RNAcentral holds the sequence, with entries from ENA. A computed fold for a 73-nucleotide RNA from Lutibacter sp., annotated as transfer RNA. The coordinates come from a structure-prediction model, not an experiment, and the mean pLDDT is 80. Its Rfam family is "tRNA". Rfam describes the family as follows. Transfer RNA (tRNA) molecules are approximately 80 nucleotides in length.
[in-house]
């Protein structure tokens, strides 16, 4: 210098035909259980790397910019 993946809650890791609320486990709050503890069962709170763009609606779709990898020079 070229090209390509990726970047979602404290960690981890789904969601790509774009449509009401975003899952899920570990953690985190509170509550049932026990003399009390763990364990387990319940309930609950938090996320879409920035930006600018399509769109009636974008986590998803395009641009660009950071950042990580990986590849060919």
């Nucleotide at each position: 210098g070229g090209a390509g993946u990726g970047a979602u809650a404290g960690c981890a890791a789904a969601g790509c035909a774009g449509g009401u609320c975003u899952a899920u486990g570990c953690g985190g709050a509170g509550g049932a259980c026990u003399g009390a503890a763990a364990a387990u069962c319940c309930u609950u709170a938090g996320a879409u790397g920035g930006u600018g763009g399509u769109u009636c609606g974008a986590g998803u779709c395009c641009a660009u910019c950071u950042c990580a990898c990986u590849c060919c020079a």